[in-house]
RNA sequence: AGUGAUUAGAGUUUGAUCCUGGCUCAGAACGAACGUUGGCGGUGUGGAUUAGGCAUGCAAGUCGAACGUGAAAGCCUUCGGGCGAGUAAAGUGGCGAACGGGUGAGCAACGCGUAAUCAACCUGCCUCCGAGAUCGGAAUAACCACUGGAAACGGUGGAUAAAGCCGGAUGGACCAACCGGUUGGCAUCGACCAUGGGGUAAACGGCGGCUCGGCCACCGCUCGAGGAGGGGGUUGCGGCCUAUCAGCUUGUUGGUGAGGUAAUAGCCCACCAAGGCAAUGACGGGUAGCCGGUCUGAGAGGACGAUCGGUCACACUGGGACUGAGACACUGCCCAGACUCCUACGGGAGGCUGCAGUCGAGAAUCUUCCGCAAUGGGCGAAAGCCUGACGGAGCGACACCGCGUGCAGGAUGAAGGCCUUCGGGUUGUAAACUGCUGUCACGCCAUAGGAAUGCCCUGCAGUCAAUACCUGCAGGGUUGACCAAAGCGAGAGGAAGCACCGGCUAACUCCGUGCCAGCAGCCGCGGUAAGACGGAGGGUGCAAACGUUGUUCGGAAUCACUGGGCAUAAAGCGCACGUAGGCGGCCAGGUCAGUUUGGUGUGAAAGCCCCCGGCUCAACCGGGGAACUGCAUCGGAUACUGCCUGGCUCGAGGACGGUUGGGGUGAGUGGAACUCCUGGUGGAGCGGUGAAAUGCGUAGAUAUCAGGAGGAACACCAGUGGCGAAAGCGGCUCACUGGACCGUCUCUGACGCUGAGGUGCGAAAGCUAGGGUAGCGAACGGGAUUAGAUACCCCGGUAGUCCUAGCCGUAAACGAUGGGCACUAGGUAGGGGGGAUUUCUAUGGCUCUCUCUGCCGAAGCUAAUGUGAUAAGUGCCCCGCCUGGGGAGUAUGCUCGCAAGGGUAAAACUCAAAGGAAUUGACGGGGGCUCACACAAGCGGUGGAGCAUGUGGUUUAAUUCGAAGCAACGCGAAGAACCUUACCUGGCCUUGACAUGCAUGGAUUAGCUCCUUGAAAGCGGAGUGACAGCUCUUCGGAGUCGGAACAUGGACAGGUGUUGCAUGGCUGUCGUCAGCUCGUGUCGUGAGAUGUUGGGUUAAGUCCCGUAACGAGCGCAACCCUUAUCGUUAGUUGCCAGCGCGUAAUGGCGGGGACUCUAGCGAGACUGCCGGUGUCAAGCCGGAGGAAGGUGGGGAUGACGUCAAGUCAUCAUGGCCCUUAUGACUAGGGCGACACACGUGCUACAAUGGCCGGUACAGAGGGUCCCAAGAUCGCGAGACCGAGGCAAUCCCAAAAAGCCGGCCCCAGUUCGGAUUGCAGGCUGCAAUUCGCCUGCAUGAAGCCGGAAUCGCUAGUAACCGCGUAUCAGCCAUGACGCGGUGAAUAUGUUCCUGAGCCUUGUACACACUGCCCGUCAAGCCACGGAAGCGGGGAGCGCUCGAAGUCGUUAUGUCUAACCUUCGGGAAGACGACGCCGAAAGCGAGCUCCGUGACUGGGACUAAGUCGUAACAAGGUAGCCGUAGGAAU
Repeated sequence: AGUGAUUAGAGUUUGAUCCUGGCUCAGAACGAACGUUGGCGGUGUGGAUUAGGCAUGCAAGUCGAACGUGAAAGCCUUCGGGCGAGUAAAGUGGCGAACGGGUGAGCAACGCGUAAUCAACCUGCCUCCGAGAUCGGAAUAACCACUGGAAACGGUGGAUAAAGCCGGAUGGACCAACCGGUUGGCAUCGACCAUGGGGUAAACGGCGGCUCGGCCACCGCUCGAGGAGGGGGUUGCGGCCUAUCAGCUUGUUGGUGAGGUAAUAGCCCACCAAGGCAAUGACGGGUAGCCGGUCUGAGAGGACGAUCGGUCACACUGGGACUGAGACACUGCCCAGACUCCUACGGGAGGCUGCAGUCGAGAAUCUUCCGCAAUGGGCGAAAGCCUGACGGAGCGACACCGCGUGCAGGAUGAAGGCCUUCGGGUUGUAAACUGCUGUCACGCCAUAGGAAUGCCCUGCAGUCAAUACCUGCAGGGUUGACCAAAGCGAGAGGAAGCACCGGCUAACUCCGUGCCAGCAGCCGCGGUAAGACGGAGGGUGCAAACGUUGUUCGGAAUCACUGGGCAUAAAGCGCACGUAGGCGGCCAGGUCAGUUUGGUGUGAAAGCCCCCGGCUCAACCGGGGAACUGCAUCGGAUACUGCCUGGCUCGAGGACGGUUGGGGUGAGUGGAACUCCUGGUGGAGCGGUGAAAUGCGUAGAUAUCAGGAGGAACACCAGUGGCGAAAGCGGCUCACUGGACCGUCUCUGACGCUGAGGUGCGAAAGCUAGGGUAGCGAACGGGAUUAGAUACCCCGGUAGUCCUAGCCGUAAACGAUGGGCACUAGGUAGGGGGGAUUUCUAUGGCUCUCUCUGCCGAAGCUAAUGUGAUAAGUGCCCCGCCUGGGGAGUAUGCUCGCAAGGGUAAAACUCAAAGGAAUUGACGGGGGCUCACACAAGCGGUGGAGCAUGUGGUUUAAUUCGAAGCAACGCGAAGAACCUUACCUGGCCUUGACAUGCAUGGAUUAGCUCCUUGAAAGCGGAGUGACAGCUCUUCGGAGUCGGAACAUGGACAGGUGUUGCAUGGCUGUCGUCAGCUCGUGUCGUGAGAUGUUGGGUUAAGUCCCGUAACGAGCGCAACCCUUAUCGUUAGUUGCCAGCGCGUAAUGGCGGGGACUCUAGCGAGACUGCCGGUGUCAAGCCGGAGGAAGGUGGGGAUGACGUCAAGUCAUCAUGGCCCUUAUGACUAGGGCGACACACGUGCUACAAUGGCCGGUACAGAGGGUCCCAAGAUCGCGAGACCGAGGCAAUCCCAAAAAGCCGGCCCCAGUUCGGAUUGCAGGCUGCAAUUCGCCUGCAUGAAGCCGGAAUCGCUAGUAACCGCGUAUCAGCCAUGACGCGGUGAAUAUGUUCCUGAGCCUUGUACACACUGCCCGUCAAGCCACGGAAGCGGGGAGCGCUCGAAGUCGUUAUGUCUAACCUUCGGGAAGACGACGCCGAAAGCGAGCUCCGUGACUGGGACUAAGUCGUAACAAGGUAGCCGUAGGAAU
C1' cells in the first nucleotide's frame, strides 16, 4: 500500500384506500441449446444424455555395458566363399509396466476436509553413513528332432548360458524369546547396558585406462543405521432429504486363548459373559463422489462441484488370488455371466470410462491431424529408443478480450420512400460529389524468438601413480512439429445485423385485419378509426452479434442467525398435571469448561484482492504481498455463565387463626307446574292458524272440583353477582372432599417457571348393556302453504333427552388473545377480607391496604377496527403453531375406536388472486324523519261499441326510414292523390339534376321555331340564329381571337348508403327534485371526513341557533314576462259621461279625455303593524288594514350529473362504402294492403237529453295568387257579380253551452250515427287505387263497459264553443292557443309508487334486472380405489457350488539341487478331501413403479336443465360440532 466498501425497486386483488399475501418483471451468471445474421485476430473452452455398443490405427517399453543363440533379402565372388552381421529377430534375465492418461457408475463412509496421533507400521529407485562381497552345486528356455491341432496353442525327447535358481561358511549397531541393571514415560511400555541361539552375497560386467598376478575410476550386489519423498492404520470435529422409516443388532458388545497382517483390532476362529446403538434421530428409504473453489449476494447466506489442482472410487458385470517395494492390477492371470467375433463344430478370441474415429439415443458437444523441437516420464553407463503424457495445428461466435467495416468537407436540404392540416415534415450531411487515410483481409519478400541441455571439438581445474579414463567449468559447432511480429505494393476497394417501440421499460405514425388471423413475462390487447395482431416508414437499444428457451442466485425481510409473524388477514394445542430438555433469586470462596487476550504450528499450489511487470492494449501470463474470518496447542485474565463448596430469605412451599362461594361426589327430602288415572259438576264444542284443516269430543271432550300416580326441571331470589383449569355449576338438608382469599410474619431454605413425548379431564350429539320415560322431540305419518314444498306453520310421534356401568374425544371447546415473572397515568362501579378514624356507635360516613370481576380512558402499540395494570404497552423465560387461494383437513400409509369416526397428513392439477380493516356510493320483503294528485277523500274518464289516427304483426314487387317501459305508439309528419318520396316496377342519362378549375376542339353552337318516336324522360333530325374585342368591308357580311355555352377528356360532382357505440349541435328523462361542489383550515398513514352533521324552521342546503371550522360558487329565492288594484302620461282606427248635429237605428259626425280600453312610466305586499307562541332566534298561529297576505295566480328560467337515452333522415361532420350507379331523370304503383293485437282520441249509448223556433254575452287570432260584406241563383255544398280591407278602421264572424217557448215520453227511440246507394258541389294537369263538402235515401254496433288503469286540489276538474299554423284541396276527431259556464273533496300519511335527509347491514360497485350455491347433462385434464396383470430394487432362508486362498492328506502319482549306509530319507509338486465361497436355482414375504374392465370425487370450460341455499332481518338470522335425511 492493502484489508476498507456496502443495502434502489416496479406491475398486478378495489369504484377508490391502507394492510396482509402470492404471482410476475428489471440484474448477474452458464461446459449450454434453438432462431436470424455473420469480417479478422488473441486467449480459453467443447459428449452434461446411454458407466450404451464398438470397425481401424496408435496410447509401455527398454537394456547386447547381465546371458546363450543367431538369420535372410541383396551385393560381391577365385564358386570354396565373402560382405550383409555377430546386424535383424526371438528367448533367458533385470528394471518399468501399481506412474502418466480416462471416467463419476458405486459410495452418506474415517470416503472427503481439517486438526491431531501410531510407545501399533511398510517403503524399489534417490541420498548419507558403517560393514561386507567367501566356498560350491543343479537346472532350464531359446535351439534341434519327432509329434497333436483348422486355429489359438501345445506335447515328448536331446543339448546349453547367466547378475536366473540352490547348499555351506563368515558376521553386526539386524531378528525372536528369556533373565538382570539404569533411566524415562503415556496404560500396554520406550531408550540404553550386559548374556546365549537362528539368518546374507552375482569374486559380476564393461570399459576405460595404466607403470597390468596388480592398481585406479564408474555402474551394479549384500547386511545394517539414518534422510527425503511415498504409502498404511487410528481419533476429535465438520458436511443432504425423509419419522407417512421408531426401535435396531448374534460376530452383534466385551473378555480369554489360538490364528492372521507390514501393523492395531471380532480382522478371523473356539469358548465365556449379555451386552452395544437410539428422539442430540439408531435402523430403514431416497439422493449424491468429496474438497481447494465457481456463480450469485451489501453481507450473512443460497445454489453448484465443467475446465485447473488435491483426494477417493471404478475399468464389460460379479468373484478370486498370483507376482511384486508397491496391485487384488484400465490396454496382467483364473473362474462364472451377458454380449460380439472366428471356426474344419472338436474348440478358440475380445473388452476405447486412453487419443482420434463410428453407430445409437439426444435439444446438444470437434480431427481416424503434426511432432517428440520444448516440458515431463520409463529403460539404458551413454548414444539413443519409447511416450495420443505433453507441445502444437484443425473444427465450433461456445465464452471472454481486442480491432475493423472508413475520415473530413458537402443543401437545391436532389431523387425515391413514408406521413400530411396539402402549407409542408421526415429519412437527412445521410447519399451523390470533392479531398484524404491505409488498420484487418489480399499479394510480394523471409528474418527474430521459443534452444538450453545433451553430444562433438578445443582449453582449464579436480581425482589418480598417471599428462589415460572419469568429473566439473569456459568457448565453438549441431538440434524447430508449429507459430511468424517487421518491410514493400495496390486500392474505399472485400466486411452489419438482431431484438424491441401499450404500462412495467428507452423508443410512434400510416395501412391491412375485424374476438378472425394472431400477440402475451405479468397486467392484458383484437368484436371497423388497434401506438399491443401483420406489413411499411420512422425511432430506441445492443452490435459480430442479437434474441428466445432452460437452469442458478438476486430482488424475496416470500423460512426472517443477521431479519418475520399468530384478537379480526395463514397461524395459541379444548383444559390441566407432569418426564426429558431449556431457563432460573441474594452473598461469599474455589475452579477456569464456556468467554476473552497474546504467542506458536498449520491453513498446498492455483483462484479472489492489492502492487509491480511481460505480450502494441485488453483478455491472458509472470513476480511479490495481503488474505484464507478455520483448527490445534502453549501462556495470561476471571466480570458474566457453567461446575464444586458454604451461607441468606424477598421467589416457592408449610404452620396457626379466620372468611366467602350454584366448586366436586353421594344420600335423603320439598313445593309449583305438567301429563295420566278414578270420581263429581257440566253439556257442545275444544284445539290450532295469517286463514284453515288434520286431531280430540254426545262412548260426554275442553272447562271446573276432589283424590291418586309418575317422571323431569328447580319460578321469584338473580345481579356485565359468585365458584371452578377448562368443559361447566342454581330448590332444601346431611355426610365426605378440592381450591382460593385475608391476617400473624411462625417454619423450610431456591425446594422455582415452562414443558417435546406421556397421562388425566373434556358440552352436545352418538355407541354398548341394563333400567326409566311426565314434558319435549331428529326420523316417520297426517293436515296446510305452494308452480312444486321430501321445508318454514299445525296435529301426532319413535329413538333420544333422565339414571347406572363403559366407550367416543370432537364444537364458533371463543376473550377467535398459550403459560409464568417484573415494570409502566388515572377515573368509576361491583364481590370477598383486614386496619385506622368518626359528638348520633351503626347493616352508616370517611380513609388506607390485599384480592377478584366489569366499564371509561393517558402514553404507547396497531393496517385499521381497537387494545390500554385482566395489554394487543415495555422486557425476560419456555412451549405450540403459520408461510397464496382451490384441490383438502381430502387420498394413501400408520395408529386409536364396537361403530360412527378421530389423530397424523400429502401430491398431481388449477387460478392471479383468495383475504383483513376501513371509505364513498348503491341497495334492503332494516330503522327514523319528511315530501309529491303517491295513496286516501272526491269529480270525470280509459279498458266494452262504431269510427278516426299511430304502432305491432301479417301480406306485398314495394307496403321507404326512424322512434321501443316510465321517457316509442294523433311521435319526426304544423297537411303522402302527382309533387313531397327517401320505397317498388319499367324506361332512360353518364363530368352528370347541382359547384369549381384545367386541357383540346371548332363557329357548328346559346336562345328560339319545328318534325319523328315515345307514357314521359329521353333519343334522333331539320330550320333560324345571336354576343364582346380586333382586322377587312362592297356596310349585306367575311376572317380571326375570346368569355359564356357546347362536345370530348380528365380533376371532380352526387349519395335520405353505413356507423348516434367515432362526433358537434339540439332534445327527452330523473326534476323545478333541493340538491351538487370548491378554497383555506382542521382530523385521518390513506381512500376520505369535516364544512353539508345536530336542535328548530321552511316550498327550498329557506333562515336561525349550536358547532373545527371559516368563507365561497352552481342551484333555491329574487331580478324578467303576463295577470289581478290604483295613479300618471298619451288619445287613433279605440271610447262616448256631459255639450251639439244627424238617423228608422247605429260614436255615423262636430267635439271631448271623464269612463272603458289601448301601451308606456310609476305606486303597491315587506311578516311592515298588533296579540299569542317560540331558545331574548329563525319562524309559526290568529288578527287589523288592503284590490291582493305570507312565493297572490300563471309563465320563462332546468345545478353537478344519470340513462354509450334520442337524432348521421333537420343541419354539420371523421372513418368506411357506391361511381354507365347505392348518383340523376321519368311514367305508373306503393307509403292508404288487413285474419288480427295494442296505444291515443272522437261520437255515443240519451230526458241535467234530442229536435224546432226565438234570443243574449267573449277572447285571442288571421287576411292581397288573401279575407271577402252585400245582391242574385241554388234545399244545400256552392256558383256568379263584387263594395271594403295591406287592417284597434273592412272582412273571416254565426260564438256555443246559456235564456224563452214548443214537441218528444224511456223505446235500440225524434237516442246513436257507422255502413251503403243515388244525385251533386269545390280544389286541382289529374280525385280509380286515394280528397273534402252537400242533398236525398239507408239506419250497424252501442242501453255506461271484466281484470286492470288514467287525469285533476280552483277560475282547477267537468261541460261549451272560437281561432291559428301547415295548406291548391284535405282525410284535423290531431296539435297549439282563446275565452264562456263553473264544481266536489283532502279526517290524514297505515298502505301502493316515486323522491329527499340521517342511521344500520352488505359477500353488491355493470351497483338487487346485483351477487351467488348444489345436483343433473356435455367436453376435456390430472388424481384416488379396484378382480388382477407386468416389471424393478434391497435383503432373508434353503439347495447347488466355479475359480481361488487357507487347512488336511504323504496307503494315489511324480520329482534336478540337501542328507544318505545309495536301499532310501527329508522336502516339494500334482492329485484327492474339508471350511469359506460368486453366479445360478427354489421359497415365503417387504418395497417401488407401470398398467387395469369398472368406479369415486376433483379442477377447468361466453350464452344447457332444475330449483334459490348464502350475501339486506336475503324474506325461516347465520354459523360450528353431531345425528338422521336422494341434491339444495
Description: Predicted 3D model of a 1528-nucleotide RNA (small-subunit ribosomal RNA) from an uncultured prokaryote.